[in-house]
The RNA shown here (Bacterial RNase P class A) has 374 nucleotides and comes from a Planctomycetota bacterium. Rfam family: Bacterial RNase P class A. About the family: Ribonuclease P (RNase P) is a ubiquitous endoribonuclease, found in archaea, bacteria and eukarya as well as chloroplasts and mitochondria. Lineage of the source: Bacteria > Pseudomonadati > Planctomycetota.
RNA sequence: UGAGAGGUCUGGACGGUCGCUCGGGGGUCUUCCCCCGGGAGGAAAGUCCGGGCACCACGGGUCAGGGUGGUUGCUAACGGCAACCGGCCGCGAGGCCAGGGAAAGUGCCACAGAAACGAUACCGCCUGCGAGGAGACUCGUUUCCCUGCAGGUAAGGGUGAAAUGGUGCGGUAAGAGCGCACCGCGGUCCUGGUGACAGGGCUGGCAGGGCAAACCCCACCCGGUGAAAGACCAAAUAGGGAGGGCCGGCGAUGACCCGCGCCUUAGCCCUCCGGGUAGGUCGUUUGAGCUCAGCUGUGAGGUUGAGCCCAGAGAAAUGACCGUCGACCCCCGAAAGGGGGUGACAGGACCCGGCUUACAGGGCCUCUCACGUC
Numbered sequence: 001u002g003a004g005a006g007g008u009c010u011g012g013a014c015g016g017u018c019g020c021u022c023g024g025g026g027g028u029c030u031u032c033c034c035c036c037g038g039g040a041g042g043a044a045a046g047u048c049c050g051g052g053c054a055c056c057a058c059g060g061g062u063c064a065g066g067g068u069g070g071u072u073g074c075u076a077a078c079g080g081c082a083a084c085c086g087g088c089c090g091c092g093a094g095g096c097c098a099g100g101g102a103a104a105g106u107g108c109c110a111c112a113g114a115a116a117c118g119a120u121a122c123c124g125c126c127u128g129c130g131a132g133g134a135g136a137c138u139c140g141u142u143u144c145c146c147u148g149c150a151g152g153u154a155a156g157g158g159u160g161a162a163a164u165g166g167u168g169c170g171g172u173a174a175g176a177g178c179g180c181a182c183c184g185c186g187g188u189c190c191u192g193g194u195g196a197c198a199g200g201g202c203u204g205g206c207a208g209g210g211c212a213a214a215c216c217c218c219a220c221c222c223g224g225u226g227a228a229a230g231a232c233c234a235a236a237u238a239g240g241g242a243g244g245g246c247c248g249g250c251g252a253u254g255a256c257c258c259g260c261g262c263c264u265u266a267g268c269c270c271u272c273c274g275g276g277u278a279g280g281u282c283g284u285u286u287g288a289g290c291u292c293a294g295c296u297g298u299g300a301g302g303u304u305g306a307g308c309c310c311a312g313a314g315a316a317a318u319g320a321c322c323g324u325c326g327a328c329c330c331c332c333g334a335a336a337g338g339g340g341g342u343g344a345c346a347g348g349a350c351c352c353g354g355c356u357u358a359c360a361g362g363g364c365c366u367c368u369c370a371c372g373u374c
Stems, first nucleotide, its partner, number of pairs: 001370010012325007020039008041345001045356002048354005053226004065222005070084005085099001086097004100217002105215002107211003122157002124153007132145006165183006184206001185204008230282004240273007248263004289308008327342006
């Protein structure tokens, strides 16, 4: 200098004008005005995981259903994160992996191919027998070619995403773990490691392909509903309950009336009580909080100290315009400079930890490879 890898920060600044919202204070105090202070994000998003909180449900166990899936840790918890292990990719920095089980069972493996797990053989190779042809000569033997039948083989070719361990040597009629060496694989033992696993010794010619984000098996985890949760205050109207009055009924009497006693199921009036609705308040922003520093841990993180308070609206405010500067692009210009354009993704609605997705542009740190120079 060029090409990359990993991580992190930022997401215009200042001023003016007109506005919005919340809190506090004030004024000529329901509305209005003045002053002071606060007012979106790294993702506030998707609502995909996990938790707090609230209510409901709940004796225990099992099944069903859902989820997770290398190991050890971190954490309130997680499907998140860290470190490590294994596999694959990359020269490398690094990246990716639902990364348990396929000798428990079932299922599937398109097309092609002989054959996709049950066994086999299309071309080929080799052996034997027969027919035919050609050649050689010692003339009845042998060689070659072609073809049919019977068998051997799984080297080579061919098909496929995948073909029954791989490479080499020996061996054989040709071949083949048939034998051997190395690699791979299985079993067993030892060593190291908390562990995933790694290394080594001995042993077995090899157990018989792939797929479990197919059923399934194994291990672990999982109650339901979400702020329209939930708590409180509580109007009018209607309805409910209690008490009282009016009205009404019953009773003793031969009958009637008054009075008295009891009841009052319907109706009217008065007083009181309680439930629900409209509406309002809380939940609701002091919290697994933020900043800085120390200690500790490889790290995720933990812990201690100091300082800080940082949106809380309720159909929903945080905006618009102008000027100067700064960033990037284009044009003019020799230059100084001038003119024009662009400025993203997106916006709280109970809160928090993650993941994922979107994002104009700019900055910083560490590392790798190549080339050049010293």